[in-house]
RNA sequence: UAUAGAAAAAGCCAAACCUACCGCAAGAUGGGGACGGAAAGCCACGGAGCUGUUAAGCGAGCCGGGUUACCUGA
Numbered sequence: 001u002a003u004a005g006a007a008a009a010a011g012c013c014a015a016a017c018c019u020a021c022c023g024c025a026a027g028a029u030g031g032g033g034a035c036g037g038a039a040a041g042c043c044a045c046g047g048a049g050c051u052g053u054u055a056a057g058c059g060a061g062c063c064g065g066g067u068u069a070c071c072u073g074a
Base pairs, nucleotide, nucleotide: 003073004072005071012037013036017032018031019030020029022027035061041067042066043065045064046063047062049058050057051056
């Protein structure tokens, strides 16, 4: 550097649900919580989905793609 994720360690994230708050809504954010995750870090580029006042928006924990990265080397 590439590739892989069996075992292990150190850490990391946090579904449902509850709660405060923002939003017409989908949903976002903070706190609690832990179903899970090896990119469940980041980017709406393609497909699909969702919302809408049809202008636009949401979602990266739907799939693909791009990009960066921790540990280990069976």
The RNA shown here (c-di-GMP-I riboswitch aptamer) has 74 nucleotides and comes from a Pseudomonadota bacterium.
It was read from a public genome assembly, where an Rfam model found it.
The prediction has a mean pLDDT of 85.
Rfam family: c-di-GMP-I riboswitch aptamer. Its family is annotated with cyclic-di-GMP binding in the Gene Ontology.